[in-house]
């Protein structure tokens, strides 16, 4: 120098053939159970879907750049 593949909450992921106001677990934090703590339950708080721009009535998804990361070629 050419290519694939991944990026989504602190962390790990999942989200179908574009369709309501994005979701699990763990993790936080509050209460609740305990004489305490730990385990359980209950309830909350967190996201510009890695950036930018297009398509379209609508984009986490589709086009296009661009940007890290991880293999492959050379």
């Nucleotide at each position: 120098g050419g290519g694939a593949u991944u990026g989504u909450a602190g962390c790990u992921c999942a989200g179908c053939u574009g369709g309501c106001u994005a979701g699990a677990g763990u993790a936080c934090c509050a209460c609740g159970u305990u004489g305490a703590c730990a385990u359980c339950g209950u309830g909350g708080g967190g996201g510009u879907c890695g950036a930018u721009g297009g398509u379209u009535c609508g984009a986490g998804c589709c086009c296009a750049u661009u940007c890290a990361a991880u293999c492959c070629c050379a």
This is a predicted structure of a 74-nucleotide RNA (transfer RNA) from an uncultured Eubacteriales bacterium.
The coordinates come from a structure-prediction model, not an experiment, and the mean pLDDT is 80.
Rfam family: tRNA. Its family is annotated with triplet codon-amino acid adaptor activity in the Gene Ontology.
It was read from a public genome assembly.